[in-house]
Molecule: transfer RNA
Organism: Streptomyces sp. NPDC041795
RNA sequence: GCCUUCGUAGCUCAGCUGGUAGAGCGCUUCCCUCGUAAGGAAGAGGUGGCAGGUUCAAGUCCUGUCGAAGGCU
Numbered sequence: 001g002c003c004u005u006c007g008u009a010g011c012u013c014a015g016c017u018g019g020u021a022g023a024g025c026g027c028u029u030c031c032c033u034c035g036u037a038a039g040g041a042a043g044a045g046g047u048g049g050c051a052g053g054u055u056c057a058a059g060u061c062c063u064g065u066c067g068a069a070g071g072c073u
Base pairs, nucleotide, nucleotide: 001072002071003070004069005068006067007066010025011024012023013022019056027043028042029041030040031039049065050064051063052062053061
C1' cells in the first nucleotide's frame, strides 16, 4: 500500500435479499415476603462509528473516512 469481515440500548447479540429497531442480562418502580434472594407486573434507555449519496422511504444499497480483527505484497 491492497483485500476481507466487523462497528446497533450499560454488556452480549439479532435484524438477511430497503418500509419507520428488538431479545437476553443489567437498571428503575411496584407486587409478593418478617426481611433478603428467587418469582410476578410495568417502565426507562439506542438513530444505528462518523460524513455524504441513491430512494417516496436505508441499520439494511453506494462512496469517503475513523476504529478493531484477519490476510496479501